This is a predicted structure of an 83-nucleotide RNA (transfer RNA) from an uncultured bacterium. Its Rfam family is "tRNA". About the family: Transfer RNA (tRNA) molecules are approximately 80 nucleotides in length. The coordinates come from a structure-prediction model, not an experiment, and the mean pLDDT is 80.
RNA sequence: GGAGGGGUACCCGAGUGGCCAAAGGGGACAGGCUGUAAACCUGUUGGCGUCAGCCUUCGAAGGUUCGAAUCCUUCCCCAUCCA
Numbered sequence: 001g002g003a004g005g006g007g008u009a010c011c012c013g014a015g016u017g018g019c020c021a022a023a024g025g026g027g028a029c030a031g032g033c034u035g036u037a038a039a040c041c042u043g044u045u046g047g048c049g050u051c052a053g054c055c056u057u058c059g060a061a062g063g064u065u066c067g068a069a070u071c072c073u074u075c076c077c078c079a080u081c082c083a
Base pairs, nucleotide, nucleotide: 001082002081003080005078006077007076010026011025012024018066027045028044029043030042031041032040046055047054048053059075060074061073062072063071
């Protein structure tokens, strides 16, 4: 330099343009159980909240669209193959 792949919540990771603050696992926090702890079970885990909902978010910046994590453009980063 060329080719294809990838970047998502604290970590890993799934994710047909609408049913997505986004499955599942881990971790953390709270509760239950236990003499205590571990294990196990339940709930919570972006912000605000009157718990109805509202706002923001998927590497960065733009674009398309009524609507984008998802499609397009440029850039950054990661690993693989070729040279």